[in-house]
The RNA shown here (small-subunit ribosomal RNA) has 1447 nucleotides and comes from a metagenome. It matches the Rfam family "Bacterial small subunit ribosomal RNA". The sequence is in RNAcentral, with records from SILVA. The prediction has a mean pLDDT of 84.
C1' cells in the first nucleotide's frame, strides 16, 4: 500500500466482498510446562446452608466461676464509639447526573493548634427479684439499683440573641498517679451540602409547552441561597441556536481502531452518581431518609397450636433457573488497610494467598550431531524413474521440561509466614514424559491420484459439481501458524462509500417549475477608536493509573517499579491592533433616483375585420359521392357530391414570420382604443453601501381534471359501426359525447429541459443577427461602443461525449439536492384538496449488480455503392403415373450402424443370395481366429486318401508323402497345460489426431514500426477513380510487410523443331480376292517431347498527362482465350472412435471367437433422387455413314458352326498405337395418322439361358403370351449464359453374377440476358441498438402454482401515559381537651395542688398503594383482503430495444 466482482473488450460511476487489528467471548478439533492477568455481557430472576461488624470491664451495677485472698476470668444488660466506611450491582436517570472551570449563603464525629474550664446537687430506668399472658415471636404488672445514662443550679475568657436597656447558655469521670477522658470557644485539616458558564445519544412521520407555572412582597422552613413551602399581587417563563414528547442510555479517566481527523466502546483498575424484594415514610445521628436498622402498603417464600409471627445474597462461597457462555459452599489475618480498645487483643469473604478454566498476554520445551543403499513402506509414473527424504534406522552426544533425592529463602524495622517444604539451588535416571489445527481455483503462500457424476456436496466474493473436478469426499505431497489452530459473533480499518482534513449534482444518484421576500449567512473605498473574535507571554488547574520517553527489579519477556514528558482543554491576567467584528466621521466605483430618447406576439379590458370549415334557405344539375393499401360502414333519385347566391354561428388568426422580439417561468401572434409592468441607450444631475443570496412564508404556474352558469363551428377521450387480423377491446375508415371556448372558483402537476440554481469579477478569437448611441468619409459602406440572441472554435475542464466570455474554465457568496439496484416516490401518520389526487416520506424483504460514455462486432420490416443463373429474359425438368433407389415411419427374433435445413436422404455402399455382416435364433470354443514373453511337459509341422456322427463348426478313426541347423547335448518350429496377455464394428467425434463438408475461389484476414486516443482501440485497410480481385492508380500520418487474389503447374486451341513403330500412305514399285496387303518412305494425319505465340504490345477516342475503359488493326487465339488443380484468418463443440490412429471408461467361459440358418430385400403410408413414358421433332421397319475415352490373361475373345434369342460349341489372336471388346447412337429412307393407338411398357403366366457350393426367401438375361397407370402434371420448386442447356449413344471402376447409380468419353447442338425495383446469398462504407450464446437475440405484463416479508382489517389482549373524581396506611407538621404524667417552677412544714413540658387519644393538611370514568400512545394476535419479492424448462399475447414493424 491494495485486490476480486457489471463488459466480447474499455474508461468511469457505484455498491458488494476480501486481505489487517481488537475481544470479559462462544463453538469444533487438539492439548506438555511455567509466570502474569482475567472469569454471569443473559433473569436488578428466585434463593437452602455457612460466614461477611463489631468492640470497650481503664464508664456502670449485677450474676457466675477461679483464687496463692492480693485479685483474676467470663459475660446477658445499662452506657460509649463504630455500624453513613469497606464490599456488590447498573435497574432507574438525557439530569447540574457526569466531565471541566468557576462561585457564595453553609455543616464537618474522630484528628491538629490555641484559649478557658472541669464546682454543687437531684430524680429515674434496664439488668435483677416476684407474679403473669402467648405455640412461638415477644410481652404485661409490681418492687430494688449504678453510671462517662438523664435533669437542675452555679461560673463562664470567649460564644449566641437584642428594641442596645438587657437576656440566654457547659461539663464526667476512670485509674495501676501516669495518662486517657469531658465542656465551651476560635482557627486549621479532612469530608460533604448548594449555585453557575461550557460540553454531554437519536427522532420534526414529536411544534408548540407551562398555574407554583415566571417574578415580587410578607411569613415559614433548612446547616445553608432559593417557589423549597405558604398567603397576596403582577402575567409572566421556555421554544426552530429545537421547547414539549417518544425511544435508548449510568457518566468519566480510559479501551480499541486509525497516518491523522475521526469512529466504536465504557469488562477488569481508578474517580463520580444511583440503587439494595417493589412503592412510600420518617427516626437516630456529626453524617442516612440507612444493602446485612425501623414503620406502613404490595407481591412472593417460610413457621404456626390458625390466634399470630418471620424473611430479603445487586457482600464471599454455593444452589436452582435463564443462556452459546463465565470458577471453590478453600486457607489466613503473616502482610497492607479498616472498626473498637490505654493496651494486650478481638473482629474483618476488605485484603493476601491457594483451587478451577489454553479465556488472554508472555516465556520454554517436545531433542542435538552424524547418517545415501538415497532402505522398507506409502503416493505418483511417460514404467526410465520421481517423491516422502537426512526424514527414519545405525552411531555419538545433551538433560531445558517431566520424575526422584537433598538443601532451602526474600516477603518481617523487635516478635509474628496463610502462601509453603513454595520459588531457587545441587544431585540422580534416561531421548526418555510432551504436536496439533487450518488451508492448497483466483483474490492468497501451497498439486497430484482415486471416488462421485448438477448427485452427494462446497462457497467470504467471483463461482465449482451434468464421466478425465488442482474448487465436492479420501489419500499422498505441499503451504501457513503452532500449545494452539480454525469457525462464528461484534467493532475500527481498508471506505475519499457522509468527504472538517477529504466527494459530488448537463448525460452515471443529485438544481427546487418560476419569482418576491422574512430570519439567517456573506458583503465596496478612506480614517479614527474599542478590543468581542484573533495572536503572543505569564499564572492556576487539567487526580492516580494508563499511553510515550529514559532508568531499575523478577534468568528474559509479559508483569512490576522510579523519574520525566504529555494530557492538544478550561479559567484568570498582561500585551499587540494587521485582519474579522462594534462605534464614529467621510467617499463614489456597487445599488437606486432624475432628465432625454428607443424597440417589443409583455399583461388586462372593450370594440372591430376578412378568409376558411359547418349548418340552413333558394337556384342550376344528375347518379353517384365519400373513403382506403384495398374496401366497407356512411351520404344520395325524398335529388347527394359538384356549382351559384343569401343567411346564421362558433373558433382560430394564412401571407408578413425569421436558431426574429418580449416576459421570472408557465407563456405571448389579425386590427383599433384605454389602462399598465419590465428592459435598453444617452447625459453624469441627485442619494451615499441603501447590496447579494435566501430556510420557513407569500404569489404566479402548460395540459388534463373538478364545481356553478353560459356557449358549442371545427376537432375529439369514452362509445358505436366498418375494415384488418389467428385474435384486434389497437394502428386505418365512418360517425360521435364529455372536453376544447367564455365568466367566476378550485386543482398545483409535466421530458415545468439548456435534463445545466441565483449573483459578482476575471480569462484568445472568428462570423451571423436584433435594439440603442457615437465617429469617418467616397452617401452606402466602414470603424468604435453598449445590451440581447445564434454558429464555429483556442487554452482550460471533462470518464468520455462534449463545453468553451450566454462555461460544464479560474474564483468568491448564499440556497436546493445526492449517497448501490429493486421494494417505492409506495405504506403508515401529518398537512392541503369537493374529488381526482398533491406534498412530506419509511421499513421488512431481495439482488451483486443497476448504470454513464465510448470501442469492436453482429443485427435492422435503416441508408448508400457493388457482385453472383440471385431475380428478370429464355431452354429443359421435378411436383401428377409406373418402376428403380435412398430415407422416415411401421413391423419384426433381427429388420446392424452412422449421416438430418442449405452443407442428411442413387449418402458411407466403386455393387447384402453364402461370404461381406457389424444384427437375430440355435449349436459350439475359452491363452482363444491373431501377436509377443515366460514356466513345465510332449514332440513329424504341414499336405493328402478314405470311413463314421453332425446342419455345420467340430469330434472320433484311417491311408500315403514328408522338415531345417547341429559342436549330437540340443536349438528353430509345432502341440498340450499354465501364466502374463490377446480380442471388442462395445461407449464417448462434447477428451483427441488425421481426413472431410460449408460459408466460398467470396476478397478478404493480419503484422512490424510510427502516429492518434487515459483506454478498449483507431490509422494503415478509409476517400476519388478502376478491376473478376485489398487488381491497379491518385490522394492521405502513415511507411512497409505477410497469408490470400493474380502468376508459376496440368489440359485444350495455332505454329515450328526433333523422332517415326504397333501409327500414316502424297510420291515410286509389286501383288492381286475386297484391305498400307508387301517393298519403300516419314511429306501429311497422328503420336510425345522441346520450344514459339498474347503483352492492352500497336492505332484512335475517353479519363486527371494516371490506373483503366471503349473501338479498331493484325492474329489460330484479345484483354483472365476455354477448362482443371489450387480453398487465406476463421465459423458451424458441423461429420467421422464403423477406414485408420488414439486418451479415458466398460466386457473377459463373453460385449471375444467359430458355424448353420435367417435378417439388412419386410410394407396401410410419407418424402428425396432418378429411369421410362404419356407420343408424329414420334413408334415400327429398312438402309448401314461418321467418334473419342478407356479396358483385357482366373481376361478380352475374332472367325466358323448351332439356336428366334439370351447363349452354346470349336478353333485362332492378344500381356496390346499390333489382337479383342468395337457394333456407335441419334442421322437417312419408307410406313403408321392422333387412337389409351403399331403410344406406353408395369404386372403376371409359361418356357429357357448365364454366373455361382447354392438363385426359395433374394440375381441378371432371353423368347412367347399378358398389356396396368399414364393424354404433359395443383400449390410449390430445380438446373443451365456456349461447344453450354437439351438430346444421342460409348467406356470404366466395383464385380463370380447383378446399375435406371457413380466416374469418364465423344456425336448432334440451341434460345435468352432490357436491366438491378423486388426474392436469396455475399462484399465495402455509414447509421441506430437495451443484442455479444450476437434477432433462432433481448425482453414486458396478466393468469396458474409454491414460498417469504409487509399494508389494511370487524375486533381482541397487554404495556405505558394523561385528566377528573373516590379511598386514604405509616409518618412529619398543625390543632384539640372530663385521659395519663419522676426531675424543673410556684404555693405548702408535709401530704398535696397548680403550672411548664412530655406521653397516649382524637381531628385536620400532605401523601404511597388501590378504585371508577374518559382519552393519548406503543406492541402482540386476527377471519378476510391489497399490492410486493423470489422461484431451469407452465398459459396468453408481443409492449420496449433496429424506423422494433403505429418513432
Nucleotide at each position: 500500500a491494495g485486490a476480486g466482482u457489471u463488459u466480447g473488450a474499455u474508461u468511469c460511476u457505484g455498491g458488494c466482498u476480501c486481505a489487517g487489528g481488537a475481544c470479559g467471548a462462544a463453538c469444533g478439533c487438539u492439548g506438555g510446562c511455567g509466570g502474569c492477568a482475567c472469569g454471569c455481557u443473559u433473569a436488578a430472576c428466585a434463593c437452602a446452608u455457612g460466614c461477611a461488624a463489631g468492640u470497650c470491664g481503664a464508664a456502670c451495677g449485677a450474676a457466675g466461676c477461679c483464687u496463692u485472698c492480693g485479685g483474676g476470668c467470663u459475660u446477658a444488660g445499662u452506657g460509649g464509639c463504630g455500624c453513613a466506611c469497606g464490599g456488590g450491582u447498573g435497574a432507574g436517570u438525557a439530569a447540574c447526573g457526569c466531565g471541566u472551570g468557576g462561585g457564595a449563603a453553609c455543616c464537618u464525629a474522630c484528628c491538629c493548634a490555641u484559649a478557658a474550664g472541669u464546682a454543687c446537687g437531684g430524680g429515674a430506668c434496664a439488668a435483677c427479684a416476684g407474679u403473669u399472658g402467648g405455640a412461638a415471636a415477644c410481652g404485661a404488672c409490681u418492687g430494688c439499683u449504678a453510671a462517662u445514662a438523664c435533669c437542675g443550679u452555679a461560673u463562664g475568657u470567649g460564644c449566641c440573641c437584642u428594641u442596645c436597656g438587657g437576656g440566654g447558655g457547659a461539663a464526667a469521670g476512670a485509674u495501676u498517679u501516669a495518662u486517657c477522658g469531658c465542656u465551651u470557644a476560635u482557627g486549621g485539616a479532612u469530608g460533604g451540602g448548594c449555585c453557575c458558564g461550557c460540553g454531554u445519544u437519536a427522532g420534526a412521520u414529536u411544534a408548540g409547552c407551562u398555574a407554583g407555572u415566571u417574578g415580587g412582597u410578607g411569613g415559614g422552613g433548612u446547616a445553608a441561597a432559593g417557589g423549597c413551602c405558604u398567603a397576596c399581587c403582577a402575567a409572566g417563563g421556555c421554544u426552530a441556536c429545537g421547547a414539549u414528547c417518544u425511544a435508548u442510555a449510568u457518566c468519566u479517566g480510559g479501551u480499541u481502531u486509525g497516518a491523522g481527523a475521526g469512529g466504536a466502546u465504557g469488562a477488569u483498575c481508578a474517580g463520580a452518581c444511583a440503587c439494595a424484594c417493589u412503592g412510600g415514610g420518617a427516626c437516630u445521628g456529626a453524617g442516612a431518609c440507612a444493602c446485612g436498622g425501623c414503620c406502613c402498603a404490595g407481591a412472593c417464600u417460610c413457621c404456626u397450636a390458625c390466634g399470630g409471627g418471620a424473611g430479603g445474597c445487586a457482600g464471599c462461597a454455593g444452589u436452582g433457573g435463564g443462556g452459546a457462555a463465565u470458577c471453590u459452599u478453600g486457607g489466613a489475618c503473616a502482610a497492607u488497610g479498616g472498626g473498637g480498645g490505654c493496651a494486650a487483643c478481638c473482629c474483618u469473604g476488605a485484603u493476601c494467598c491457594a483451587g478451577c478454566g489454553a479465556u488472554g498476554c508472555c516465556g520454554c520445551g517436545u531433542g542435538g550431531g552424524u547418517g545415501a543403499u538415497g532402505a522398507a513402506g506409502g503416493c505418483c509414473u511417460u514404467c526410465g524413474g520421481g517423491u516422502u527424504g537426512u526424514a527414519a534406522a545405525c552411531c555419538c552426544c545433551u538433560u531445558u521440561u517431566a520424575u526422584c533425592u537433598g538443601u532451602g529463602a526474600a516477603g518481617a524495622u523487635g516478635a509474628u509466614g496463610a502462601c509453603g517444604g513454595u520459588a531457587a539451588c545441587a544431585g540422580a535416571u534416561g531421548a526418555a514424559u510432551a504436536a496439533g489445527c487450518a488451508c492448497c481455483g483466483g483474490c492468497u503462500a501451497a498439486c497430484u491420484c482415486c471416488g462421485u457424476g448438477c448427485c452427494a456436496g462446497c462457497a467470504g466474493c467471483c463461482g465449482c459439481g451434468g464421466u478425465a473436478a488442482u474448487a465436492c469426499g479420501g489419500a499422498g505431497g505441499g503451504u501457513g501458524c503452532u500449545a494452539g489452530c480454525g469457525u462464528u459473533g461484534u467493532u475500527c480499518g481498508g471506505a475519499u462509500u457522509u468527504a472538517c482534513u477529504g466527494g459530488g449534482c448537463g448525460u452515471a444518484a443529485a438544481g427546487g417549475g418560476c419569482g418576491c421576500g422574512u430570519a439567517g449567512g456573506c458583503g465596496g473605498c478612506u480614517a479614527a477608536u474599542c478590543a468581542a473574535g484573533u495572536u503572543g507571554g505569564g499564572u492556576g488547574u487539567g487526580a492516580a493509573a494508563g499511553c510515550c520517553c529514559g532508568g531499575g527489579g523478577c534468568u528474559c519477556a509479559a508483569c512490576c517499579u522510579c523519574g520525566g514528558a504529555a494530557c492538544u482543554g478550561c479559567a484568570c491576567u498582561c500585551a499587540a491592533a494587521a485582519c474579522u467584528g462594534g462605534u464614529u466621521a467621510g467617499c463614489u466605483u456597487g445599488a437606486g433616483g432624475a432628465c432625454g430618447a428607443g424597440a417589443g406576439a409583455g399583461g388586462a379590458a372593450a370594440g372591430u375585420g376578412g378568409a376558411a370549415u359547418a349548418u340552413c334557405c333558394a337556384g342550376u344539375g344528375u347518379a353517384g359521392a365519400g373513403g382506403u393499401g384495398a374496401a366497407a360502414u356512411u351520404c344520395g333519385u325524398a335529388g347527394a357530391u359538384a356549382u351559384u347566391g343569401g343567411a346564421u354561428g362558433g373558433a382560430a388568426c394564412a401571407c408578413c414570420g425569421g436558431u426574429g422580439g418580449c416576459g421570472a417561468a408557465a407563456g405571448c401572434g389579425g386590427c383599433u382604443u384605454u389602462c399598465u409592468g419590465g428592459c435598453u441607450c444617452g447625459u453624469a444631475u441627485c442619494u451615499g453601501a441603501c447590496g447579494c443570496u435566501g430556510a420557513g412564508g407569500c404569489g404566479c404556474g402548460a395540459a388534463a381534471g373538478c364545481g356553478u352558469g353560459g356557449g358549442g363551428a371545427g376537432c375529439a377521450a369514452a362509445c358505436a359501426g366498418g375494415a384488418u387480423u389467428a385474435g384486434a377491446u389497437a394502428c386505418c375508415c365512418u360517425g360521435g359525447u364529455a372536453g376544447u371556448c367564455c365568466a367566476c372558483g378550485c386543482c398545483c402537476u409535466a421530458a415545468a429541459c439548456g435534463a445545466u440554481g441565483u449573483g459578482u469579477g476575471c480569462u484568445a478569437g472568428a462570423u451571423g443577427u436584433c435594439g440603442g448611441g457615437g465617429g469617418a468619409c467616397u452617401u452606402g459602406u466602414c470603424c468604435c461602443u453598449u445590451g440581447g440572441u445564434g454558429u464555429c472554435g483556442g487554452a482550460g475542464c471533462u470518464a468520455a461525449c462534449g463545453u468553451g466570455u450566454u462555461a460544464a474554465g479560474c474564483a468568491c457568496a448564499c440556497c436546493g439536492c445526492c449517497u448501490g439496484g429493486g421494494g417505492a416516490g409506495u405504506a403508515c401518520g401529518g398537512u392541503c384538496g369537493c374529488a381526482a389526487g398533491a406534498u412530506u416520506a419509511a421499513a421488512a424483504c431481495u439482488c451483486a449488480a443497476a448504470g454513464a460514455a465510448a470501442u469492436u462486432g453482429a443485427c435492422g420490416g435503416g441508408g448508400g455503392c457493388c457482385c453472383g443463373c440471385a431475380c428478370a429474359a429464355g431452354c429443359g425438368g421435378u411436383g401428377g403415373a409406373g418402376c428403380a433407389u435412398g430415407u422416415g415411419g411401421u413391423u419384426u427374433a433381427a429388420u446392424u450402424c452412422g449421416a438430418c435445413g442449405c452443407a442428411g436422404c442413387g449418402c458411407g455402399c466403386a455393387g447384402a443370395a453364402c461370404c461381406u455382416u457389424a444384427c437375430c435364433a440355435g449349436c459350439c470354443c475359452u491363452u482363444g481366429a491373431c501377436a509377443u514373453g515366460c514356466u513345465a511337459g510332449u514332440u513329424g509341422c504341414g499336405g493328402u486318401u478314405c470311413c463314421g456322427g453332425g446342419a455345420g463348426a467340430c469330434c472320433g478313426g484311417u491311408u500315403c508323402c514328408u522338415u531345417c541347423c547341429u559342436u549330437c547335448g540340443g536349438g528353430a518350429g509345432a502341440c498340450u497345460a499354465g501364466u502374463a496377455c490377446a480380442g471388442g464394428u462395445g461407449c464417448u467425434g462434447c477428451a483427441u489426431g488425421g481426413c472431410u463438408g460449408u460459408c466460398g475461389u467470396c476478397a478478404g484476414c493480419u503484422c512490424g514500426u510510427g502516429u492518434c486516443g487515459u483506454g478498449a482501440g483507431a490509422u494503415g485497410u478509409u476517400g476519388g477513380g478502376u478491376u473478376a480481385a485489398g487488381u491497379c492508380c491518385c490522394g492521405c500520418a502513415a511507411c512497409g510487410a505477410g497469408c490470400g487474389c493474380a502468376a508459376c503447374c496440368c489440359u485444350u486451341g495455332c505454329c515450328u523443331u526433333u523422332a517415326g513403330u504397333u501409327g500414316c500412305c502424297a510420291u515410286c514399285a509389286g501383288g492381286u480376292u475386297g484391305g498400307g496387303c508387301u517393298g519403300g518412305g516419314c511429306a501429311c494425319u497422328c503420336u510425345a517431347a522441346a520450344g514459339g505465340g498474347a503483352c492492352u504490345g500497336c492505332c484512335g477516342g475517353u479519363g486527371a498527362c494516371a490506373a483503366g475503359c471503349c473501338g479498331g488493326a493484325g492474329g489460330a487465339a484479345g484483354g483472365u482465350g476455354g477448362g482443371g488443380a489450387u480453398g487465406a484468418c476463421g465459423u458451424c463443440a458441423a461429420g467421422u472412435c464403423c477406414u485408420c490412429a488414439u486418451g479415458g471408461c466398460c466386457c473377459u467361459u463373453a460385449c471375444g471367437g467359430g458355424c448353420u440358418g435367417g435378417g439388412c430385400u419386410a410394407c396401410a403410408c410419407a418424402c428425396g433422387u432418378g429411369c421410362u413414358a404419356c407420343a408424329a421433332u414420334g413408334g415400327c421397319g429398312a438402309u448401314g455413314a461418321c467418334a473419342g475415352u478407356g479396358a483385357g490373361c482366373a481376361g478380352c475373345u475374332a472367325g466358323c458352326g448351332g439356336g428366334c434369342g439370351a447363349c452354346c460349341g470349336u478353333c485362332g489372336g492378344c500381356u496390346a498405337a499390333u489382337c479383342u471388346c468395337u457394333a456407335a447412337a441419334a442421322a437417312u429412307c419408307g410406313u403408321c395418322u392422333c387412337a389409351g393407338u403399331u403410344c406406353g411398357g408395369a404386372u403376371u403366366g409359361c418356357a429357357g439361358g448365364c454366373u455361382g457350393c447354392a438363385a426359395c426367401u433374394c440375381g441378371c438375361c432371353u423368347g412367347c403370351a399378358u398389356g396396368a397407370a399414364g393424354u404433359u402434371g395443383g400449390a410449390a420448386u430445380c438446373g443451365c449464359u456456349a461447344g453450354u442447356a437439351a438430346u444421342c449413344g460409348u467406356g470404366g471402376a466395383u464385380c463370380a453374377g447383378c446399375a435406371u447409380g457413380c466416374c469418364a468419353c465423344g456425336g448432334u447442338g440451341a434460345a435468352u440476358a432490357c436491366g438491378u425495383u423486388c426474392c436469396c446469398g455475399g462484399g465495402c462504407c455509414u447509421u441506430g441498438u437495451a443484442c455479444a450464446c450476437a434477432c433462432c437475440g433481448c425482453c414486458c405484463g396478466u393468469c396458474a402454482c409454491a414460498c417469504c416479508a409487509u399494508g389494511g382489517g370487524a375486533g381482541u389482549u397487554g404495556g405505558u401515559u394523561u385528566u377528573a373524581c373516590c379511598c386514604g396506611a405509616a409518618g412529619c407538621c398543625g390543632g384539640u381537651g372530663g385521659g395519663c404524667u419522676a426531675a424543673c417552677c410556684u404555693a405548702g412544714c408535709a401530704a398535696u395542688a397548680g403550672g411548664a413540658g412530655g406521653c397516649a387519644g382524637c381531628c385536620g393538611u400532605c401523601c404511597a398503594c388501590g378504585g371508577u370514568a374518559a382519552g393519548g400512545u406503543c406492541a402482540g394476535c386476527g377471519a378476510c383482503u391489497g399490492g410486493g419479492g423470489u422461484g431451469a424448462a407452465g398459459u396468453c399475447g408481443u409492449a420496449a430495444c433496429a424506423a422494433g414493424g403505429u418513432a